Transfer RNA from a Patescibacteria group bacterium, 72 nucleotides, folded computationally.
The coordinates come from a structure-prediction model, not an experiment, and the mean pLDDT is 82.
The source organism's lineage runs through Bacteria and Bacteria candidate phyla.
Its Rfam family is "tRNA". By type it is a transfer RNA.
RNA sequence: UCCCCUGUAGCUCAAUGGUAGAGCGUCCGGCUGUUAACCGGCAGGUUCGUGGUUCGAGUCCACGCGGGGGAG
Numbered sequence: 001u002c003c004c005c006u007g008u009a010g011c012u013c014a015a016u017g018g019u020a021g022a023g024c025g026u027c028c029g030g031c032u033g034u035u036a037a038c039c040g041g042c043a044g045g046u047u048c049g050u051g052g053u054u055c056g057a058g059u060c061c062a063c064g065c066g067g068g069g070g071a072g
Stems, first nucleotide, its partner, number of pairs: 001071007010024004018055001027041004048064005
């Protein structure tokens, strides 16, 4: 320098172009003599950035930025 993959909740990941969810974790409650386990519930997101396409973009396109891999 070039090519490919990837970026979404604290973590691991979903999400046909049409209201962004789950598991785990945190917090609150239940259960228990207590803890753990188990059960119920709440909160938690400028979906990496800037533009473009579209009635509508996490999703498609372009250029950046970060991470991983490959070529030279």